[in-house]
RNA sequence: GGAAUUCUUCGGGGCAGGGUGAUAUGUUCCGGCAUGGGAUGCCGCAGCAUAAAUUCCCGACCGACGGUGAUUGUAUCACAGAUACAUAAGUCCGUGACCUGCCAUGGCAGUUGAACCGGUGAGACUCCGGUACCGACAGUACAGUCUGGAUGAGAGAAGAUAAGC
Numbered sequence: 001g002g003a004a005u006u007c008u009u010c011g012g013g014g015c016a017g018g019g020u021g022a023u024a025u026g027u028u029c030c031g032g033c034a035u036g037g038g039a040u041g042c043c044g045c046a047g048c049a050u051a052a053a054u055u056c057c058c059g060a061c062c063g064a065c066g067g068u069g070a071u072u073g074u075a076u077c078a079c080a081g082a083u084a085c086a087u088a089a090g091u092c093c094g095u096g097a098c099c100u101g102c103c104a105u106g107g108c109a110g111u112u113g114a115a116c117c118g119g120u121g122a123g124a125c126u127c128c129g130g131u132a133c134c135g136a137c138a139g140u141a142c143a144g145u146c147u148g149g150a151u152g153a154g155a156g157a158a159g160a161u162a163a164g165c
Base pairs, nucleotide, nucleotide: 001165006160007159008158009157010156015059017058018057019056023051024050025049026048027047028046030044031043032042033041034040060145061144062135063134064095065094066093067092072086073085074084075083076082077081090133091132099110100109101108102107103106115131116130117129118128119127137148138147139146
């Protein structure tokens, strides 16, 4: 100098504001049943009132990790420009979690959503503009956003340690 190993810490965000009302409760009228009547109770139907979906409708908001990335910033070189670092994709390539199966306690396999058009340019599904699309399982009036597994786990990130070489 660099590094096997070991340890520590970190490691997911989002319904503002409205509309409707499945349903529930109360009350009034009517009808039926319970007793001969009244009162009372139960059931049904209709009206009125109140509550009622963060799931439906309008509208709103969010985007893990690694890579790539012509954007932007900083620094260096005498300028042009070049180089280095940081930053930059939900839908490009991969990874992780959830789920299923096998083996047995850890790994393997499977499954796992979605983007186009135009512009600039040597080069863009990443920049600019426009218009779209996607989002596990269980619960609940049908959920990317509520509750739960989960104060969990993990891709990974930062730091420390340091055999051998």

Predicted 3D model of a 165-nucleotide RNA (FMN riboswitch aptamer (RFN element)). Of the family's consensus pairs, 100% are formed in the model. It matches the Rfam family "FMN riboswitch aptamer (RFN element)". Rfam links the family to the GO term FMN binding.